[in-house]
Context: one part of a larger RNA
RNA sequence: UGACGGGGGCCCGCACAAGCGGAGGAACAUGUGGUUUAAUUCGAUGAUACGCGAGGAACCUUACCUGGGCUUAAAUGUGUUUUGACUUUAUCGGAAACGAUAUUUCUCUUCGGAGCGAAAUACAAGGUGCUGCAUGGUUGUCGUCAGCUCGUGCCGUGAGGUGUCGGGUUAAGUCCCAUAACGAGCGCAACCCUCAUCCUUAGUUGCCAGCGGAUAAUGCCGGGGACUCUAAGGAGACUGCCAGUGUAAACUGUGAGGAAGGUGAGGAUGACGUCAAAUCAGCACGGCCCUUAUGUCCAGGGCUACACACGUGUUACAAUGGUCGGUACAAAGGGCAGCUACUAUGUGAAUAGAUGCUAAUCUCUAAAUCCGAUCUCAGUUCGGAUCGAAGUCUGCAACUCGACUUCGUGAAGUCGGAUCCGCUAGUAAUCGGAUAUCAGCCAUGAUCCGGUGAAUACGUUCCCGGGCCUUGUACA
Numbered sequence: 001u002g003a004c005g006g007g008g009g010c011c012c013g014c015a016c017a018a019g020c021g022g023a024g025g026a027a028c029a030u031g032u033g034g035u036u037u038a039a040u041u042c043g044a045u046g047a048u049a050c051g052c053g054a055g056g057a058a059c060c061u062u063a064c065c066u067g068g069g070c071u072u073a074a075a076u077g078u079g080u081u082u083u084g085a086c087u088u089u090a091u092c093g094g095a096a097a098c099g100a101u102a103u104u105u106c107u108c109u110u111c112g113g114a115g116c117g118a119a120a121u122a123c124a125a126g127g128u129g130c131u132g133c134a135u136g137g138u139u140g141u142c143g144u145c146a147g148c149u150c151g152u153g154c155c156g157u158g159a160g161g162u163g164u165c166g167g168g169u170u171a172a173g174u175c176c177c178a179u180a181a182c183g184a185g186c187g188c189a190a191c192c193c194u195c196a197u198c199c200u201u202a203g204u205u206g207c208c209a210g211c212g213g214a215u216a217a218u219g220c221c222g223g224g225g226a227c228u229c230u231a232a233g234g235a236g237a238c239u240g241c242c243a244g245u246g247u248a249a250a251c252u253g254u255g256a257g258g259a260a261g262g263u264g265a266g267g268a269u270g271a272c273g274u275c276a277a278a279u280c281a282g283c284a285c286g287g288c289c290c291u292u293a294u295g296u297c298c299a300g301g302g303c304u305a306c307a308c309a310c311g312u313g314u315u316a317c318a319a320u321g322g323u324c325g326g327u328a329c330a331a332a333g334g335g336c337a338g339c340u341a342c343u344a345u346g347u348g349a350a351u352a353g354a355u356g357c358u359a360a361u362c363u364c365u366a367a368a369u370c371c372g373a374u375c376u377c378a379g380u381u382c383g384g385a386u387c388g389a390a391g392u393c394u395g396c397a398a399c400u401c402g403a404c405u406u407c408g409u410g411a412a413g414u415c416g417g418a419u420c421c422g423c424u425a426g427u428a429a430u431c432g433g434a435u436a437u438c439a440g441c442c443a444u445g446a447u448c449c450g451g452u453g454a455a456u457a458c459g460u461u462c463c464c465g466g467g468c469c470u471u472g473u474a475c476a
Base pairs, nucleotide, nucleotide: 001476002475003473004472005471007470008469009468010467011466012465013464015460016459019423020422021421022420023419026315027314028313029312030311031310032309033308034306035305042053043052064301065300066299067298068297069296070295076124077123078122079121080120081119082118083117084116089102090101091100092099093098106115107114108113126290127289129288130287131286135284136283137279138278139277140275142273147186148185149184150183151182152181153162154161155160166177167176168175192267193266194265195264197235198234199233200232201231202230203229207224208223211222212221213220238261241255242253243252244251245250317416321375322374323373324372325371326370333364334363335362338357339356342353343352344351345350382413387408388407389406390405391404392403393402429452430451431450432449433448434447435446
């Protein structure tokens, strides 16, 4: 100087407390461990692994296994040489890759060549093999915590200290006062984006108040720019004003005005560093290793196994509910190998026709809620696992191993031990919608979007983590 202390002081955080809802019990989905296997490819492992890489494992992917092939050989580039084919089609063998046979025989031309290919050859091979403890780059974490440092000066023999401490204050090393310190940098804050109010400009594909027209009905039409909205530019909030307290910074106020009040709400933004943290399988790269194989092509299988253990979720155990009928209101996204109105058929998943839309134009689009009926507390009209049958769709192909539909079947489960988790407001809870990936989908996941919409916070004694000061130490 740090680190540590079941030392002390001050302070903060959904850390506790106060509340609300969950997990832990059940079934299933998914990931992991273990076991099994020819293979169950590899990585991630307290917090900081475990619905993680994977934002799509039937083939492909694919790295694994079994078997069958190839050896300058897949793909790509350059040079040289030879050349006009290559491809296609057909047959045979084969699981295919591939092998064999037959067939076919380039284009332009200024005749110099050029283009497009093929073969041979030379040079560059290739490796998801090892090392993340050789590395770059990127990332997690402490932590959006308020810290981490430097120059000069001063103090100390020196390691170092001071500044950065003290008194206040703040979300903040934020600001003020004081001061052997005076300044400065990286962080904080602000600048950026979205939302909340208003104004101006603009008025189509959006809107429809007033005027006119048409209809069974509808901004449907003429028209209009008022309103909504769209999208560009501005205004607006700064403790600016008032009162009180205070030297000041600042704090307090059911203060005023205002759409918004003290960081307005949310996002992006992550200091010096820590964990030899993660990644050589995104990519790059040093070294090592393989080179008729650890490279490469193909078929089938596996990554989907299953006594079990754990994590994360979904659905429930019901009446604040289930079922049936009726009815209303979003936002944000997507769409041409696409989204599909409408009509018909089918109980249905869907199918057949058909129309609009490269989209503020056409289209995909709510559910909880509300109104009525029924069930009447039961393992039930709760719950839907599992299994049987028949189908639909995607796709060469749904056996291993897809989703969905209909009929039947109707398991566990009656609110969950110790313990643990999330959340302070348009939040929790609850309800649906969309998208990426994607032929299809194992999505109950992820990321967004809106609808309905709470309870509680006395407080900081205690648990956990963190910040500052101080003290002890046989630790570095």

RNAcentral holds the full RNA, with entries from SILVA. Small-subunit ribosomal RNA, 3' major domain from a metagenome, 476 nucleotides, folded computationally. Its mean pLDDT, the model's own confidence on a scale to 100, is 81.